[in-house]
Context: one part of a larger RNA
RNA sequence: GGACGAACGCUGGCGGCGUGCUUAAUACAUGCAAGUCGAACGAGAUCCAUCCGGAGGCAACACCGGAGAAGAUUGAGUGGCGAACGGGUGAGUAGCACGUGAGCAACCUGCCCCGAAGACUGGAAUAACACCGGGAAACCGGUGCUAAUACCGGAUACCCCCACCAGGCCGCAUGGUCCGGUGAGGAAAGCCUUUACGCUUCGGGAGGGGCUCGCGGCCUAUCAGCUUGUUGGUGAGGUAAUGGCUCACCAAGGCUACGACGGGUAGCUGGUCUGAGAGGAUGAUCAGCCACACUGGGACUUGAGACACGGCCCAGACUCCUACGGGAGGCAGCAGUAGGGAAUCUUGCGCAAUGGGCGAAAGCCUGACGCAGCAACGCCGCGUGGGGGACGAAGGCUUUCUGAGUUGUAAACCCCUUUCAGCAGGGACGAUUGUGACGGUACCUGCAGAAGAAGCACCGGCCAACUACGUGCCAGCAGCCGCGGUGAUACGUAGGGUGCAAGCGUUGUCC
Numbered sequence: 001g002g003a004c005g006a007a008c009g010c011u012g013g014c015g016g017c018g019u020g021c022u023u024a025a026u027a028c029a030u031g032c033a034a035g036u037c038g039a040a041c042g043a044g045a046u047c048c049a050u051c052c053g054g055a056g057g058c059a060a061c062a063c064c065g066g067a068g069a070a071g072a073u074u075g076a077g078u079g080g081c082g083a084a085c086g087g088g089u090g091a092g093u094a095g096c097a098c099g100u101g102a103g104c105a106a107c108c109u110g111c112c113c114c115g116a117a118g119a120c121u122g123g124a125a126u127a128a129c130a131c132c133g134g135g136a137a138a139c140c141g142g143u144g145c146u147a148a149u150a151c152c153g154g155a156u157a158c159c160c161c162c163a164c165c166a167g168g169c170c171g172c173a174u175g176g177u178c179c180g181g182u183g184a185g186g187a188a189a190g191c192c193u194u195u196a197c198g199c200u201u202c203g204g205g206a207g208g209g210g211c212u213c214g215c216g217g218c219c220u221a222u223c224a225g226c227u228u229g230u231u232g233g234u235g236a237g238g239u240a241a242u243g244g245c246u247c248a249c250c251a252a253g254g255c256u257a258c259g260a261c262g263g264g265u266a267g268c269u270g271g272u273c274u275g276a277g278a279g280g281a282u283g284a285u286c287a288g289c290c291a292c293a294c295u296g297g298g299a300c301u302u303g304a305g306a307c308a309c310g311g312c313c314c315a316g317a318c319u320c321c322u323a324c325g326g327g328a329g330g331c332a333g334c335a336g337u338a339g340g341g342a343a344u345c346u347u348g349c350g351c352a353a354u355g356g357g358c359g360a361a362a363g364c365c366u367g368a369c370g371c372a373g374c375a376a377c378g379c380c381g382c383g384u385g386g387g388g389g390a391c392g393a394a395g396g397c398u399u400u401c402u403g404a405g406u407u408g409u410a411a412a413c414c415c416c417u418u419u420c421a422g423c424a425g426g427g428a429c430g431a432u433u434g435u436g437a438c439g440g441u442a443c444c445u446g447c448a449g450a451a452g453a454a455g456c457a458c459c460g461g462c463c464a465a466c467u468a469c470g471u472g473c474c475a476g477c478a479g480c481c482g483c484g485g486u487g488a489u490a491c492g493u494a495g496g497g498u499g500c501a502a503g504c505g506u507u508g509u510c511c
Stems, first nucleotide, its partner, number of pairs: 001511004006507005013382006019375002021340001026338003030335003035081003040078002044074004050067005056061001088292003098216007107209003112205007120154004129144006159186002162183004167178004190197001218264003225255003230252008267289004271282004294316005318329004346372001348371003354368001355366004385416004395407005420452001422447005430438001455500005460481003466495005476483002
């Protein structure tokens, strides 16, 4: 000198764009953050044409009770898809976690796209519901009834899988691939507005994931030896899949001064800051990957996908309810609270846009997101007026003192302008048909009036800017050198000056 997710002191006009718990991965009141589909299904509830009964009126009509097709709406339930995304955090992790480059002849893949073939025939339940019962509640049990794109048989098999047999081609070691034969096994679901949407099997793709390896990136030797599933083999189990991943047996290996093992610290990267570069430091915001979800353990559950933040089970700590028998909970989602701290925001608006889930669609949901609010926290831009105006007002300060110097064209005064802010009128783009939270916002036009808008640090040298008074090694200053003990340009105040400016200084950290 530059930089900052900064903090502190003094000060503070406006706008745009960003950023905002770095500390306690501390504990959390309250609300919201994941639903959707009636075009899969049955049974309810409500509405309803109409009908029946009663009763009023001369009639039109109107009242009460009941039944109620088709249809509409709807709480709950079965079923499907989603809930494994999106959002948060950085605790753990020195690891194939990450980055990069390869490999899988050892793998998986719902929805989506392409292609081929198919969907025949049966069955038994169960929730809802009704009744009974237990419980304070959470909830649970029994009996009976019912549906499906829920569940289970049988058939069929272009095809797939497995076993055996024969052959062709190829390679990368285990091997891969193609074709033929025999045998065993394996599917399906309907709905509707009738032309779509679905269903099953197989092959391919896209995108996503899994596994393996080379190389790369912290400190410590005041850590020198470490290791028994350890290292390898055979066989088996397990997995989507390789593999000591697990197990049985066998062998005795494997790693290490090119730092094993141990300890400390730490999420990694694209990037960011600095620097001429090399390098050094760093990993907020944004993006990719990983890990975690009160703490520890589990997969016993569903699924294409989880060992699952707003699922389950067990244990623990903590909090809450209780009829004391037993139950409920997990903000490192968005707001918000307490606490900690030098320190970090609103319990806002909207699904209008973008994106996501479900749905044929209408649409519903979406604290993702879009916006608004708060904060000079940062960057950038603008303003706080412009011109004229005295051998120079007053006041202040200084002085060689009635004479000057300086503040100083500064003020007054004259002329002018109106950015921004203010008031009034108009008023968007973002939305290709509808739909605008933002927002009567941005922007445009008009009006009034210099009107509403300047501070902070410094002035001994480094370093730009000097005098007076006070103080008297006191009070104090200070980044270093050093100032202060009676004329202090170094302390305090004033006048003046210098530098930056809606900021200026200080502190901290990095280069």
Predicted 3D model of a 511-nucleotide part of an RNA (small-subunit ribosomal RNA, 5' domain) from an uncultured bacterium. Its mean pLDDT, the model's own confidence on a scale to 100, is 83.